[in-house]
Context: one part of a larger RNA
Formats: sequence, structure tokens, C1' cells
RNA sequence: UGACGGGGACCCGCACAAGCGGUGGAGCGUGUGGUUUAAUUCGAUGAUACACGAAAAACCUUACCCAGGCUUGACAUAUAAGUGGUAGGGAUCUGAAAGGUGACCGACCCUUCGGGGAGCUUAUACAGGUGCUGCAUGGCUGUCGUCAGCUCGUGCCGUGAGGUGUCCGGUUAAGUCCGGUAACGAGCGCAACCCUCACUGUGUGUUACAAGUGUCACACGGAACUGCCGGUAUCAAGCCGGAGGAAGGUGGGGAUGACGUCAAGUCAGCAUGGCCUUUAUGCCUGGGGCUACACACACGCUACAAUGGCCAGUACAAUGGGUUGCAAGACCGCGAGGUGGAGCCAAUCCUCAAAGCUGGUCUCAGUUCAGAUUGUAGGCUGCAACUCACCUACAUGAAGUUGGAAUCGCUAGUAAUCGCGCAUCAGCAUGGCGCGGUGAAUACGUUCCCGGGCCUUGUACA
Repeated sequence: UGACGGGGACCCGCACAAGCGGUGGAGCGUGUGGUUUAAUUCGAUGAUACACGAAAAACCUUACCCAGGCUUGACAUAUAAGUGGUAGGGAUCUGAAAGGUGACCGACCCUUCGGGGAGCUUAUACAGGUGCUGCAUGGCUGUCGUCAGCUCGUGCCGUGAGGUGUCCGGUUAAGUCCGGUAACGAGCGCAACCCUCACUGUGUGUUACAAGUGUCACACGGAACUGCCGGUAUCAAGCCGGAGGAAGGUGGGGAUGACGUCAAGUCAGCAUGGCCUUUAUGCCUGGGGCUACACACACGCUACAAUGGCCAGUACAAUGGGUUGCAAGACCGCGAGGUGGAGCCAAUCCUCAAAGCUGGUCUCAGUUCAGAUUGUAGGCUGCAACUCACCUACAUGAAGUUGGAAUCGCUAGUAAUCGCGCAUCAGCAUGGCGCGGUGAAUACGUUCCCGGGCCUUGUACA
């Protein structure tokens, strides 16, 4: 000087407390461990791995296993030689395909007509490697943490390591600001500048809307600064209350992550040193596997019902997406869906709610709750749904009656609850990312648990 303390003082955070809803019990979905396997590819492993890489494993993907095949190679560059019936197409035969065989057809550009280029073949250099090392690395990322810290110049103090500044008293979300002060200044952070939502003015309005501008859309402005008043304070920074205002003290949300820590993560996104491999650890193909299943954990979905289930009627969104695409009205089907195709390259057309409200029924039961599982019959996508997709109808109707120890989220348009959209995508969403509808309860307080900041103290630790 740090680090640490079941030392002390002060402060903060959904950290506790006060509340609301869950998880842990059940069934199922997904991930992981384990086990199994020819293979169940690889990575991620307290917080900071486990619906994570993967914004989609039937083939492909695919890296794994089995089998069949290729060897200048699926791909790049260079050199040399060869090649017009050449490049390319391709019947036949063989084969699971890849590959092998090869009848037949059959080119391009420049030209000084010698040839050259491209392509192809052969040969040589080399290609290739999701092989190893994230403890050789770049880049990117997680975490402490959006915590308020981390430093420098000059000066001063100390033999020196170093200290001071950065401390003290107030104050703040903040090393934010004020006052004091051997310090005076400065930098990276904080804040502000950026985007968005809420109010408003002006302009422009098509395809928006009631039909001439009120809604709405786009663009550019304005508006909030403790500015005003009262109280309080060292009459400083500020704090408390009030007015006006759409909004009040950082207005809500986002982007933004200091010096550094964890030899944290990633050589499988990419790049890259070294090592290894070269008729194989490379490449192509068919099939299988990544989907296994005594079990354990993690994240979710659906329930256990009457604030509910079912039936009928009826109302109101927003974000988005659409030409190998979205698809209306109509018709067929109980339905999934099918036929058909108006319109739309879209503020024009299409996709556009559910909870809610009104009425009826069920009457506390393993039920008109719950829907797992299984059987049959279908639909859709796709070369192809056996391993191994999704959906529908009928039948079947399991566990489950609110969950032990323990544990998680959330402070307001939040939690809870309800549906909708998008990416990936041929098909497949209970996951991810967004959108709106309905819309709470509680916070006395900081003793305690966890994490952090700052000052101080002890130390046989560095």
C1' cells in the first nucleotide's frame, strides 16, 4: 500500500422487511448430468453452465457411427506438357447413391492465320482438416456494475515503499455540488449531448379520416430550468411544501459499461502462431445417430376448478409480415383442410384478437374439473414423416383436490392475467424477441441475510 475480520461509524440496492404471484409435489415440453450405445458429434459447469452456442437435427444441416467410393482432390493460385471430335450435354450397362462405363450430339473469345486465351487432362508445387493448444493470440463477450469510482501533471510531506490531491462538515442518483483545507489544476468515468414515449406550434398531406382539416401520418420547431412563491439551511450546495403546467425536480423507457478482476468464455462464427494429419484426421454418397432411458437436477407449459367449465349472442387493439408471397367473398368438408381466385410489390388489398359484456346450463363430485396415454379414421408440408414432424375428428380418459425442507420474480401502467405479431422456417414454438387489452397490493423501517461504496481500526497474510 492492499487484502481480510462472526472489528467499529456512515450510506445504498426488490438485499431484508411489508405485499402479490410463483418454483419445489402431478402430467407433459425443453436443456443438462448420469447410464446406455456402432455412434448417442462438439463446446458451455457456483454466482457469471443447464429453452445456453442452436433465430428451427426426418434427408440436408452434421462436425458422430456403419458401409460404398475418390486421391492435385468439392475449392484457390502458379509453372510445364498435352488437348478440336476438346469443353459441355448424354442414351446404355453396373450400383443403394456417389462413383465407374461411355454409343451419339457438340461449342466460345482474340488473331498479324503462325498461334494465343478460356476450358479440360496429366505432372509438380500445393490444396484440405469443425484435428490439438482460449494456459501462445487477435477480435468479440460474460461478471463485479450503470457500482462511483480509477488516475495524471506540477507543488508539498516522507531516507524509501508511498502519501497528499481523492481528506473533513453538509448535500446528491453520482468523486453531484457547496464550504473548509499544502495543495492547485487536469484526464477517463457521472451528468449532458443521441433515440423513443407523453403536450403543443408550423408546414405538407397521398393510399388515412365524417370531406375540408379536428383524428391520423411525416418533417422541422417549442416546452422543464429548482425558472416562480413560502419555509428551512453556514442564508452555500441543497431539502420540504405550493402555484402554474400535458409533464416537476434525472418526467418514463432505451442506447451508452471508467482503470481493472476472474490465465473467466470462445482455435466450432471469423482471423491467427505453433504442433499434428496428407490414398487420410481430407472429399463425395446411402443408411443410422444427435430424438436412446432404472434415474437426478435446471428452465418452462397445462392443471388441480364455481372469481370456474361448457353453450349461444355481442364489443374494443397495437407491433408487424406479404410476389418461388399474403390471400378476401363464394362453394365442399363435423374439422384439420380443399376447390377457386377478386385484390395487393401494399397508410390502398390480405392477415387482424382474447380475456370482457349479456343470457342459459352445470352445483362441489376426481365431476360437464383436468387433459396425459392409447386405438381408429383422416389432413398438410416435403423425393421421403418407420426410426423421427405438425394438425384434425371419434373413442379412451392417467396423475393431479394447491405441493416438505427450501427457493424465485416484481415498487406502477409494474406484478398478475389475456390474446396478437415477427425472426428462424418446405413443414414443425409451451422457447426467443416484440406488441397491445384488463389492471392490483405493499414499502413501518434498516436490527438481521446477500451484494456493493466510503472512512477508520487490528493483523503472525501478500
This is a predicted structure of a 462-nucleotide part of an RNA (small-subunit ribosomal RNA, 3' major domain) from an uncultured bacterium. Its mean pLDDT, the model's own confidence on a scale to 100, is 83.